Background:
The RNA shown here (transfer RNA) has 75 nucleotides and comes from a Gammaproteobacteria bacterium. Lineage of the source: Bacteria > Pseudomonadati > Pseudomonadota > Gammaproteobacteria.

[in-house]
RNA sequence: GCCGGUGUAGCUCAGGGGUAGAGCAAUUGUUUCGUAAACAAUAGGUCCGCGGUUCAAAUCCGUGCACCGGCACCA
Numbered sequence: 001g002c003c004g005g006u007g008u009a010g011c012u013c014a015g016g017g018g019u020a021g022a023g024c025a026a027u028u029g030u031u032u033c034g035u036a037a038a039c040a041a042u043a044g045g046u047c048c049g050c051g052g053u054u055c056a057a058a059u060c061c062g063u064g065c066a067c068c069g070g071c072a073c074c075a
Stems, first nucleotide, its partner, number of pairs: 001071007010024004018055001026042005048064005
C1' cells in the first nucleotide's frame, strides 16, 4: 500500500429499516442473628465520528478513526 472482518449498557454479546435487548455485574427489597445464595424489582445507551439515501437509519450507502486477520513491499 491492497483486501476482508469487528465497533451496540460497566463486561461478554444479540438485534440487519418502524419505540434498543439478553446474560453477568450494579442498586433496592424479601429472606437470614449476620454474610453469601435464592427470589422480586429498579437503574444504566446521542448503537465509534461525520455526511448521504429514506416519511423513518443501530440497521442501507460513502468517508474517517480504532482494533483484528490475510496479501504485498521491505533497496
It matches the Rfam family "tRNA". By type it is a transfer RNA. RNAcentral holds the sequence, with entries from ENA and MGnify.